[in-house]
Molecule: small-subunit ribosomal RNA
Organism: mine metagenome
């Protein structure tokens, strides 16, 4: 720093995903050791046991112990300090509760430090204890006796406090001081003593607390108004202290769009993790604060608490209980339980550092220091290190050669962190003391010795094979893998990556400029509010002066320490840890500058506005007048019809229609002018004419003097449709009826016809309300045109010409955009203001609100699901889009096919098999150019297994081959004769057997494959290179203008060239010449073969552009490519073919292999293709007679002759063929005769019946020939096929194949036509444009209901659970107020006393307030529902076809109505 993923491809927007880093982490695999940290993130859920706060005998009695004793020790209790701090926690709080900065002149403050001054002299009581009693306990009552640094008077008292004066200070206040009056103190321990430790006044620090006030940190407006102690004041109570903190009385305020209230959430910072950095998220460990202590509520003590291990009360829970009644509070440290996906020992020690107390000594301290568990994290370190190739065995993989694990291993050397053994052994403490701890560290020994996983290998992302699997298991972060060759699933072997740890899963950031301050958009991608007007707000023009509020500079406060970032140290290093610097936005003072902004003043005149003369207009509102047209009544005339459509119907008319003419009536709109003109802020305004009326230009520069721009709320106006009341009422015309169309047709079209269009008053409030483009100023080239207006010049002049203002549309330069495109009316360039937008869907819908009579409108989600939803352009592909131009493509035409009989061939279907392929064109007389056996792949059955066939290598055997014999359907089996070649042998050849690797398969994939093939299509076209254009995918060239069969050629052109095709070069015909040949010979001439010549728009006249080229002509055997072949571009169809061949895999192995007999491929109710023959007279039969080519023959072709009605058969000349022969006869044609429309003298199937032939064999199942026998059939529906000239059409012949079979298939001649006006229309193609949502490409796409699973969700009679909060009732503790009931020591008065009285206090009563109960109504919020409503998702369900091409009625928005659905129609808009 990016990258994957929307397309055929491409630029854009855009969203989803990765790759990093991070963690208090879990979860799965593994797991050696040490540092240092960290560890219930859920149930602030419950807790069982120990332990976490005492302490002081030098405050004080008394009591026990020890001692002779002085004395010492302990203690329950009174007293004193301390339990407000240390630990925990995060519930709760949106708060002065944190932060920061301030401010207390409105404040407290033990212990501690400094100062100054004091400690004098009394006096009553109680705990403890003892007696007595009550309780089950906890604890208690009553008497009684005691002490103090406990309590209480009195003296004395400052600079303290109160009240007065009165000076300084202050903006003011309670600041400070001076004077007068008044008021308040104390305590004593300890020591032989100095003296310590202590008390009490009072000032001062030091810390620490308390208050207050600026800034600042959170989500929801579907929460918009809230407030009654509520704001304020006066007075008073309260406190340390201000204050509505609380009262009483006054007054009506305060608080809120700069977000009050209320919901939802959260402990807040220092900082922490991530970014480059702004920023985002978080707020564990540690460090300050702040909250809480079982859950509410009090309050008492006290310097300090509304108090975690304190008191009361209430509520819950839990425990004890003798049932009366008590007792706890682990969100201190272990530890248990419960939850969860998840987290420690019921450990040592106070040695240390800190705290509480004590003069000390010490004594407590789950703070704290250690140990202990847990790879949770970060740091280190190890599991070894050299050497070693016969590259071992082995694994996997192979093209069989090898390749790789892999120098890894073995083996040789070597080392010892670690690690086990053993021995020494700390620092941590100045001074006795050491939990950790015999730890860390050291030294000795031992020995490579104990110690490697985990996830990954298709892209992104590093890292490839093998087998298994077969859209199956099964993976997956995203995009996607898996349907027989899977680097994606699973294993395995290699491989990559990290490493005691690696995966993985959830969270934050980051990539994400994807909320955009830094840094984004809004015309089509999301996104400009339909339009004005105008409230806060925001921002605003020139010059001068002041201020200095922002802004900026400089000093200085401050940002606690930790962290961070530097430099140094200390643990062997690092993690960690110490020491020093450093930085740090905001914020505080202080002092400066004076440019911008910003606040006061003053002027200014361009911004604006105003005046004054002019001008144009379908701006609005009202009133009123007119003509055309329509339709309707009425008359007249007149007769059959009309109307309407694609074509008809329904309709209308003889009752008299339509057409004509003339009167009338009544509504609606206003034809030409008119125009991309004009007006208006939008919707929108069009006949004249009259009145009100609003705006806007132009000119003049004489007024005002910045009055300006936007514009959240808010307020007006707003096309159609629609609503509500009244009217109205021709036409048109949703719904509705009808007639068509149609598979239907709740449409398209037609005939009718209701609201409704129309008016008056009031609603609605919406649209493609669009320029799909807020609203204002400035700026930045231009060019013509159009309205509107000044002006110059020149005129007769309103013509022209130039200048200018404003307004409309159009082209265009810079620039601007992803491109289309915008381009002075900007989408340019900047600057203000508003409104918007944040992936599709779900959804502009649900709920909530607001509004509306309703229809609805406006605001406006979340579940849940998708990888995508989309712009704009681009190549192709389609169109019931266009435009040119071809082709037997259609038209014209001529013969067929569909019909019948048969032949082939295919489908079915049948069989034991009826092998097997090919399937629209382009499979179906095709692979078959030959299926009786063979072929042959099928199928029964008999056999054979190193195998029918190839070549190794080993053992054996020498029998081959061929004859005969048995057996047998044949294969073949068994027997017998036989017996071969090289070599002296030994072997060898060959053969046979046995074993072994192997053969062998027409067994499978043509969607692994090569090769050959068809097809489009003999169509003109497919590319390239370089340049140029484009961000780019591509264009361009090759498009235009002409020509051509043709990208053929000419012209033009950001193209200039060239490749593959086209043409030509090949061959066969046609003319002619020459050479040569053959035919018994000769010339000629045809003939054959060779060369070679002719044709090239070359000549002429037109047309065209002096071009390509076209029309005509002449000449020629032949003309404008002379006719035919041959020849098939770039690619397309996963076309065809593993069964022609070859191949990669997979399968079969005594069988899916080989043989052999015999059967099937030839079945047969059927359909379909191809063709033959046919119906017949242009014919058929007879006779007679003519005229071809092209090709074949030696296992062939076979003549003359002979036989035979024939087929054919005897026979053989000739001939390896320009000889001889198939072929003495080519048919059709010609000439004569017969047949006369008839299922026939047409036709010729099928049958019988005789025969040939060929073959080993004609039964299944060949062809011929004769006799007989005579079927269908009378020209063939829809439909469809060939063919433009020597062609179609008819006619025969010759080949290949082939023993034989030919209606097929290939050639070859004979006779010999019609038609073609033409390109609107089927097909198929070229080119050019053009729409597109299509791209496996129109055989695409794709919408809705309906049905079915399955999900989330709305509504819902209700049920249930919870949250805040007002009302009223009731009310504990407990502080304040009262109090007249009981009780009582000191002080004070009275008395000699006893005792009275007072002052104070205790309890009792009562009130206020109060927690928590209750009652009732409302509201929020959550769950749940019987049925219901849509949505959403689901490889192959249903009904249509809406929408993409004019999508076949152009589509789309608002509306209303109507329809199984998509949808349709009416009205109005809009063009995307």
């Nucleotide at each position: 720093a990016g990258a994957g993923u929307u397309u055929g491809a491409u630029c854009c927007u855009g969203g989803c995903u990765c790759a990093g880093g991070a963690c208090g982490a879990a979860c799965g695999c593994u797991g050696g050791c040490g540092g240092c940290g960290c560890a219930c993130c859920u149930a602030a859920g419950a807790c069982a046991u120990g332990c976490a706060a005492g302490u002081c005998g030098g405050a004080c009695g008394a009591g026990a112990g020890c001692g002779c004793a002085a004395g010492c020790u302990c203690u329950a209790g009174u007293g004193g300090c301390g339990g407000a701090c240390g630990g925990g926690u995060g519930a709760g709080u949106a708060a002065c509760a944190c932060g920061u900065g301030g401010a207390g002149g409105a404040u407290c403050u033990g212990c501690c430090c400094c100062g100054c001054g004091g400690u004098g002299g009394g006096g009553g009581a109680u705990a403890c204890c003892g007696g007595c009693g009550g309780g089950a306990a906890a604890c208690c009552g009553c008497c009684g006796u005691u002490a103090a640094g406990a309590c209480c008077g009195c003296a004395u008292a400052c600079g303290c406090c109160c009240g007065g004066u009165u000076c300084c200070a202050u903006a003011g206040c309670g600041g400070g001081g001076g004077c007068c009056g008044g008021g308040g103190a104390a305590a004593u321990g300890c020591g032989c003593g100095a003296g310590c430790a202590g008390c009490c006044g009072u000032g001062g620090g030091a810390g620490g607390a308390c208050u207050c006030c600026g800034c600042g940190g959170c989500g929801g407006a579907u929460u918009a108004g809230c407030u009654a102690g509520u704001u304020g004041g006066u007075g008073g109570g309260g406190u340390a202290g201000c204050g509505g903190c609380c009262c009483a009385c006054c007054a009506a305020g305060g608080c809120c769009g700069c977000g009050a209230u209320c919901c939802g959430u959260a402990g807040c910072u220092g900082g922490u993790c991530u970014g480059a950095g702004a920023g985002g998220a978080c707020g564990g460990c540690c460090a300050g604060c702040c909250a809480c202590a079982c859950c509410g509520g009090g309050a008492c003590u006290g310097a300090g608490a509304g108090a975690c291990g304190g008191c009361c009360c209430g509520g819950a829970c839990u425990c004890c209980u003798a049932c009366g009644g008590g007792a706890g509070g682990c969100a201190g440290c272990a530890g248990u339980u419960a939850g969860g996906g998840a987290a420690c020992u019921u450990u040592c020690a106070c040695a240390c550092u800190g705290g509480g107390c004590g003069c000390a000594a010490g004594c407590c301290u789950g703070a704290u220091g250690g140990a202990g568990u847990g790879a949770c994290g970060c740091c280190g370190c190890g599991u070894g290190c050299g050497g070693g190739a016969g590259g071992a065995a082995g694994g996997c993989c192979u093209u069989c050669g090898g390749g790789u694990c892999g120098u890894a291993a073995a083996c040789c050397g070597c080392u010892u962190u670690u690690g086990c053994g053993g021995g020494g052994g700390a620092c941590g403490a100045g001074g006795g003391a050491g939990a950790c701890g015999g730890u860390a560290c050291c030294c000795c020994g031992c020995g490579a010795a104990g110690a490697a996983g985990c996830c990954c290998c298709g892209g992104c992302u590093a890292a490839c094979u093998a087998c298994g699997u077969g859209c199956c298991a099964g993976c997956a972060g995203c995009c996607g893998c898996g349907g027989u060759a899977a680097u994606a699933c699973g294993u395995a072997g290699g491989g990559g990556g990290c490493g005691a740890g690696c995966g993985u899963u959830g969270u934050c950031c980051g990539g994400a400029a994807u909320c955009a301050c830094u840094g984004g958009g809004c015309g089509u991608a999301a996104a400009g509010c339909g339009c004005g007007c105008g409230u806060a707000g925001g921002c605003g023009g020139g010059c001068g002066c002041c201020u200095a509020c922002a802004u900026c500079c400089a000093c200085u406060g401050u940002c606690a320490a930790a962290g961070c970032c530097c430099c140094g140290g200390g643990c062997u290093c690092a993690a960690c840890c110490c020491g020093g610097g450093g930085a740090g936005g905001c914020c505080g003072g202080u002092g400066g500058c004076g440019a911008u902004g910003g606040g006061g003043g003053g002027c200014c005149u361009g911004g604006a506005g105003g005046a004054u003369g002019g001008c144009a207009g379908a701006g609005g509102c009202a009133g009123g007048c007119g003509g055309a047209a329509g339709u309707c009544c009425c008359g007249a005339a007149g007769u059959a019809g009309u109307g309407g459509u694609g074509a008809a119907a329904u309709g209308c008319g003889u009752a008299g229609a339509g057409a004509u003419c003339g009167g009338g009536a009544g509504g609606a709109a206003c034809a030409c002018c008119g125009g991309a003109g004009g007006c208006g802020c939008a919707g929108g305004c069009g006949g004249c004419c009259u009145g009100c009326u609003g705006g806007g230009c132009c000119a003049u520069g004489g007024c005002u003097g910045a009055c300006g721009c936007u514009g959240a709320g808010g307020c007006g106006c707003g096309a159609a449709a629609g609503c509500u009341a009244g009217g109205g009422g021709a036409g048109c015309g949703a719904a509705c009826g009808g007639a068509a169309u149609u598979a239907g047709a709740u449409a398209c079209u037609c005939c009718g016809g209701u609201a409704g269009u129309c008016c008056u008053a009031g609603c609605c409030g919406u649209a493609a309300a669009c320029g799909a483009u807020g609203g204002g100023c400035a700026c930045c080239a231009g060019g013509g045109a159009c309205g509107g207006g000044g002006g110059g010049a020149c005129u007769c002049g309103a013509c022209c010409c130039c200048c200018u203002c404003c307004g409309u549309a159009c082209c265009g330069c810079a620039g601007c955009c992803a491109a289309c495109g915008c381009g002075a009316g900007g989408a340019g360039u900047g600057c203000c203001c508003c409104g918007c937008c944040u992936g599709g869907g779900g959804a502009g819908u649900a709920c909530g609100g607001c509004c509306g009579c309703a229809a609805g409108g406006c605001u406006a989600a979340a579940a849940c699901u998708c990888a995508a939803a989309g712009g704009a352009a681009u190549u192709g592909a389609c169109g019931g889009g266009g435009g040119c131009c071809c082709g037997c493509a259609c038209a014209a035409g001529c013969a067929g096919c569909g019909g019948a009989g048969c032949g082939u061939g295919u489908g079915g279907u049948u069989u034991a098999a009826u092998u097997c392929g090919a399937c629209g064109c382009a499979a179906c007389g095709c692979g078959a150019a030959g299926a009786a056996c063979c072929u042959u792949a099928c199928c029964a059955g008999g056999g054979c297994u190193u195998g029918a066939c190839a070549g190794g290598c080993g053992g054996c055997c020498g029998c081959u081959a061929g004859c005969g014999g048995u057996c047998g359907a044949a294969a073949g089996g068994c027997c017998g004769c036989g017996u071969u070649c090289c070599g002296a042998a030994a072997g060898g050849a060959c053969g046979g057997u046995c074993g072994u690797a192997c053969a062998g398969g027409u067994g499978u994939u043509g969607c692994a494959u090569g090769g050959c093939u068809g097809u489009c299509g003999u169509c003109a076209g497919c590319u390239c290179g370089u340049g140029c254009c484009g961000u780019g995918a591509g264009g361009u060239g090759u498009u235009g203008g002409g020509u051509u069969a043709a990208g053929u050629c000419c012209c033009g052109c950001a193209a200039c060239g060239a490749g593959c095709g086209c043409a030509a070069c090949c061959c066969c015909c046609g003319u002619g010449g020459c050479c040569a040949g053959u035919u018994a010979g000769g010339c000629u001439g045809u003939c054959u073969g060779g060369c070679c010549a002719g044709a090239c728009u070359g000549c002429c006249g037109g047309g065209a552009g002096g071009a390509a080229c076209c029309c005509g002509g002449a000449g020629g055997a032949a003309g404008g490519c002379g006719g035919g072949g041959a020849u098939g571009a770039c690619g397309u169809c996963a076309a065809g073919u593993c069964g022609g061949c070859a191949c990669g895999g997979c399968c079969c192995u005594u069988a899916u292999g080989c043989c052999c007999u015999g059967g099937g491929c030839g079945a047969c109710a059927c359909a379909c293709a191809c063709g033959c023959u046919a119906c017949a007279a242009u014919g058929g039969c007879c006779g007679g007679g003519a005229c071809a080519g092209c090709g074949g023959g030696c296992c062939g072709c076979g003549a003359g002759a002979g036989c035979g009605c024939a087929a054919g058969c005897u026979g053989g000349a000739g001939c390896c063929a320009a000889u001889c022969c198939c072929u003495g006869c080519a048919a059709a044609g010609c000439c004569g005769g017969c047949c006369u429309c008839a299922g026939u003298u047409c036709g010729g199937a099928u049958u019988g019946g005789g025969g040939g032939c060929u073959g080993c064999a004609a039964c299944u199942c060949g062809c011929c020939c004769c006799c007989a026998u005579g079927a269908a059939g009378g020209c063939g529906g829809a439909g469809u096929u060939g063919c433009u000239a020597g062609u179609a059409a008819c006619c025969g012949c010759c080949g290949g194949u082939c023993a034989g079979c030919a209606c097929a298939c290939g050639g070859c001649g004979g006779u010999g036509a019609a038609u073609a006006u033409g390109u609107a229309c089927c097909c198929g193609g070229g080119c050019c444009u053009u729409g597109u949502a299509c791209a496996c490409a129109c055989c695409g796409c794709c919408c809705g209901u309906c049905a079915c699973a399955c999900c989330a969700u709305g509504g819902g009679a209700g049920c249930g659970c919870g949250g805040g909060g007002g009302g009223c009732c009731u009310g504990a503790a407990g502080c304040c107020g009262c109090u007249g009931g009981g009780c009582c020591a000191a002080c004070c008065g009275g008395g000699g006393g006893a005792c009275c009285g007072g002052a104070g206090g205790c309890c009792g009563g009562u009130g206020u307030c109060g927690a928590g109960g209750g009652c009732a109504a409302a509201u929020c919020g959550c769950g749940u529902g019987a049925c219901u409503g849509g949505g959403g998702u689901g490889a192959a369900g249903u009904c249509g076809u809406a929408a993409c091409a004019a999508g076949g009625u152009a589509g789309c928005c608002g509306u209303a109505c109507c329809g199984g659905a998509a949808g349709g129609u009416g009205c109005g808009g809009c063009u995307g």